[in-house]
A computed fold for a 118-nucleotide RNA from Candidatus Fermentithermobacillus carboniphilus, annotated as SAM riboswitch aptamer (S box leader).
Its Rfam family is "SAM riboswitch aptamer (S box leader)". For this family Rfam cites "YbxF and YlxQ are bacterial homologs of L7Ae and bind K-turns but not K-loops" (Baird et al., RNA, 2012). Rfam's curators write: The SAM riboswitch is found upstream of a number of genes which code for proteins involved in methionine or cysteine biosynthesis in Gram-positive bacteria.
It was read from a public genome assembly, where an Rfam model found it.
The organism belongs to Candidatus Fermentithermobacillus, within Bacteria.

RNA sequence: ACCUUAUCCAGAGCAGGUGAGGGACUGGCCCGAUGACCCUGCGGCAACCCGCACUUUUGGUGCGAAGGUGCCAAUUCCAGCAGAACCGGUCCAGAAAAACGGUUCUGACAGAUAAGGG
Numbered sequence: 001a002c003c004u005u006a007u008c009c010a011g012a013g014c015a016g017g018u019g020a021g022g023g024a025c026u027g028g029c030c031c032g033a034u035g036a037c038c039c040u041g042c043g044g045c046a047a048c049c050c051g052c053a054c055u056u057u058u059g060g061u062g063c064g065a066a067g068g069u070g071c072c073a074a075u076u077c078c079a080g081c082a083g084a085a086c087c088g089g090u091c092c093a094g095a096a097a098a099a100c101g102g103u104u105c106u107g108a109c110a111g112a113u114a115a116g117g118g
Stems, first nucleotide, its partner, number of pairs: 002117007013042005021031003025080004043072003047069003050064006076110001081107008
């Protein structure tokens, strides 16, 4: 590299440096010279490992932040594949269905992070 499992609607700044893009990708929509992104210092958050306590103990809940990673714009910013429900207009003599558009929910795919494997 890759595989497995779990989680991803909460949370988290101020300086210095640099100087034009950045938010994974595509389409949107946002952030950015009032300096983004990235790097450094200190600080913080608490997702996992971890420490402690309780417990209905293969698990769960709460607290902690010394240590190992991580994180500190927007729900993983939204959608992107599939399914379901609801709504709408068109069509129709009228209605239903189909197709089209929209909203909500669910699952997958993809991504990120951690732990284990490798």